This is a predicted structure of an 88-nucleotide RNA (c-di-GMP-I riboswitch aptamer) from an Anaerolineaceae bacterium. The coordinates come from a structure-prediction model, not an experiment, and the mean pLDDT is 86. The sequence was found by an Rfam model in a public genome assembly. Taxonomically the source falls in Anaerolineaceae (Bacteria, Chloroflexota, Anaerolineae, Anaerolineales).

RNA sequence: AGCCGAGAAAGGUAAACCUGGUGAAAACCAGGGGCGCAAAGUUAUGGGUCUAAAGCCGGUAUUUUUUAUGGCGGCCAGGACAGCCAGA
Numbered sequence: 001a002g003c004c005g006a007g008a009a010a011g012g013u014a015a016a017c018c019u020g021g022u023g024a025a026a027a028c029c030a031g032g033g034g035c036g037c038a039a040a041g042u043u044a045u046g047g048g049u050c051u052a053a054a055g056c057c058g059g060u061a062u063u064u065u066u067u068a069u070g071g072c073g074g075c076c077a078g079g080a081c082a083g084c085c086a087g088a
Stems, first nucleotide, its partner, number of pairs: 012037002017032006035083001042088002045086003048081003055075004060070003
């Protein structure tokens, strides 16, 4: 390395959804539940995907004006996903 044993044996994990909780959201945690996974173990290192609270920019409404406040749009991870791929 190959073949037989093996259509093994023993197991592991757990999608959608529901309940409770955390969070602005993406999503996560616990319980239930099983779509699936020969790795669907762990890990945000590289890609990729998701969200946009705060921040920045712009318009708008109120206001005599400035200002302030409310809401809208755009950008943006330091947030998230490994059951998206690769790596370790």